A computed fold for a 482-nucleotide part of an RNA from a Limisphaerales bacterium, annotated as small-subunit ribosomal RNA, 3' major domain. Rfam family: Bacterial small subunit ribosomal RNA.
Context: one part of a larger RNA
RNA sequence: UGACGGGGGCCUGCACAAGCGGUGGAGUAUGUGGCUUAAUUCGAUGCAACGCGAAGAACCUUACCUGGCCUUGACAUGCAAGUAGUAGAACCCUGAAAGGGGGACGAGGUAGCAAUACCAGCUUGCACAGGUGCUGCAUGGCUGUCGUCAGCUCGUGUCGUGAGAUGUUGGGUUAAGUCCCGCAACGAGCGCAACCCCUGUGUCCUGUUGCCACCCCUUAAGUGGGAGCACUCUGGACAGACUGCCUCGCUUCAACGAGGAGGAAGGUGGGGAUGACGUCAAGUCAGUAUGGCCCUUACGGCCAGGGCUGCACACGUACUACAAUGCCCGGCACAAAGGGAUGCGAGAGCGUAAGCUGGAGCAAAUCCCCAAAAACCGGACCCAGUUCAGAUUGUCGUCUGCAACUCGACGGCAUGAAGCUGGAAUCGCUAGUAAUGGCGCAUCAGCUACGGCGCCGUGAAUACGUUCCCAGGCCUUGUACA
Numbered sequence: 001u002g003a004c005g006g007g008g009g010c011c012u013g014c015a016c017a018a019g020c021g022g023u024g025g026a027g028u029a030u031g032u033g034g035c036u037u038a039a040u041u042c043g044a045u046g047c048a049a050c051g052c053g054a055a056g057a058a059c060c061u062u063a064c065c066u067g068g069c070c071u072u073g074a075c076a077u078g079c080a081a082g083u084a085g086u087a088g089a090a091c092c093c094u095g096a097a098a099g100g101g102g103g104a105c106g107a108g109g110u111a112g113c114a115a116u117a118c119c120a121g122c123u124u125g126c127a128c129a130g131g132u133g134c135u136g137c138a139u140g141g142c143u144g145u146c147g148u149c150a151g152c153u154c155g156u157g158u159c160g161u162g163a164g165a166u167g168u169u170g171g172g173u174u175a176a177g178u179c180c181c182g183c184a185a186c187g188a189g190c191g192c193a194a195c196c197c198c199u200g201u202g203u204c205c206u207g208u209u210g211c212c213a214c215c216c217c218u219u220a221a222g223u224g225g226g227a228g229c230a231c232u233c234u235g236g237a238c239a240g241a242c243u244g245c246c247u248c249g250c251u252u253c254a255a256c257g258a259g260g261a262g263g264a265a266g267g268u269g270g271g272g273a274u275g276a277c278g279u280c281a282a283g284u285c286a287g288u289a290u291g292g293c294c295c296u297u298a299c300g301g302c303c304a305g306g307g308c309u310g311c312a313c314a315c316g317u318a319c320u321a322c323a324a325u326g327c328c329c330g331g332c333a334c335a336a337a338g339g340g341a342u343g344c345g346a347g348a349g350c351g352u353a354a355g356c357u358g359g360a361g362c363a364a365a366u367c368c369c370c371a372a373a374a375a376c377c378g379g380a381c382c383c384a385g386u387u388c389a390g391a392u393u394g395u396c397g398u399c400u401g402c403a404a405c406u407c408g409a410c411g412g413c414a415u416g417a418a419g420c421u422g423g424a425a426u427c428g429c430u431a432g433u434a435a436u437g438g439c440g441c442a443u444c445a446g447c448u449a450c451g452g453c454g455c456c457g458u459g460a461a462u463a464c465g466u467u468c469c470c471a472g473g474c475c476u477u478g479u480a481c482a
Stems, first nucleotide, its partner, number of pairs: 001482002003479003007476007015466002019429005026320008034311002042053002064306007073128001077127007088105001091102004108119004130295002133293003139289001141284003144280001146278001151190006157166003170181003196272004201239005207233001210229002215226003242266001245260005322422001326381001328379004338369003343362002348357003388419001393414007435458007
C1' cells in the first nucleotide's frame, strides 16, 4: 500500500422489512446430471452452466455409430509428363445409395493464312489440399460478471531515507469523485451527467393509400362518388423544464433540501442505447481468425440406415391445473406492433372439424394475414374428483414433405389418469410496475414454441423503518496474510 475481520462509524441497493404473485407437491413440455447404448456428437458447471451455443435434430443439418465406397481427393494454387471424337451427355448394367462399368449423340476460347502452340478438360506423378482432431493454461477478436457500482488514474509541486503519501482526506450535499466550502496543493484525463433514440404537450409544414366537421349526389350504413384538409393520423421542423419564479429550512451571500404557483410534463418526467482502471489463467481453438502439436488410402471425403428423441432415477426452467372472482353455451364491443410474391390469400362453396375447392385484390397507410382475448349482456351448472382438470390410450382423418416406423403437427369420436393450493426451503416485482388477457415476428417445407424477441388491453397492494440476512461504496482500527 492492499486484502481480510462472527472490529467500529456513515451510506446505498426489491438486500431485509411491508405487500402481491409464484417455485418446491401433480401431469406434461424443455434443458441438465446419471444410467443405458454400436452411438446416445461436442461445448456450457456456484452466483455469472442447466427453454444455455440451438432464431427450428424425420432425411439434410450432423460434428456421433454401423455398414458400403473414394484416395491430388467435395474445394484452391503451382510444376512435370501423357492424352483427343475432348468438355458435356440421354440411356443401359450392378448397387440401399455413393461408387464402379459401358455409352448413342456431341461442343468451345486465345494467337495464327495454315500447320500448330497454349487454355479449358481427362489421366498419371509431385508439391499440396483437407481435419467440428488436441491445447481458451500459447493467442487475436468477441462475451459474461462485479456493476450503470462511483470509482480508477496522471502531470507539476510538496512531504517521506524508501515503499509511498498528498491531490481523491475533512464539513455539508447529491442518483453520482454531483456540487459547494475548507485544506500543500494546483490542474488534467478515463468514468458520472449532458449531447443520441423512443415516449408524454403544443405550434407550423405536409394531405394520399389516411381523415369526414360542413356542403352535394347516393346508400340500410362515410356505404360509394364529388368537394374539403378543420379534426384524427402520417413524418419533418421548432417550442417546451432551467430549481427559471415564490415561501421556508440549513446557512457563509453557498451547494442543497421541503412546500407552493404556473404547466401536458417538476426537480434525472418515463424508457432505451451507452459499461471507467481492472477482477475471475471466467467463457469461446465448434462462428471465424491463429501459434504449436497430431492424422495423411485416414483423425480427410462420399453415401445408406441408425443415433443426437434411448429411461429405474435426481435437479433446474416453464406450461396446464386443482375450480364458483369459476367452467360451459349464446350474444355483443374496443387494439397496437409486425409480416406478405416458389408470398399473404378475400367474398363464395364443400366438410362436424383439421382442412379442401376456387381464385378477387395486393411488391401493399390502398389488398390480405385479421377473429383481438380478457371485459360486458343473457342462460345453464350448485361444491361433487363434478358440466373441474385434462394426462394416457384406441380408432378414423387432415396437412407439409422424396419420405412422418424409430421420430412431425393438427382435427373428430371414444377413453378419461394424477391433481382438492403443495414440507424444509426458495424466487420475482416499487406503477401503467406486479398480476392477468390476447396479438405479431424471427428461425422455418413442416414442426415437438408451453421457448425467445416484441406489441397492445385490463390493472393492483405495500414500503413503519435500516436491528437483522446478502451485495456494494467511503473513512477508520487490528493483523503472525501478500
Source information:
The organism belongs to Limisphaerales, within Bacteria. Model confidence (mean pLDDT): 83 of 100.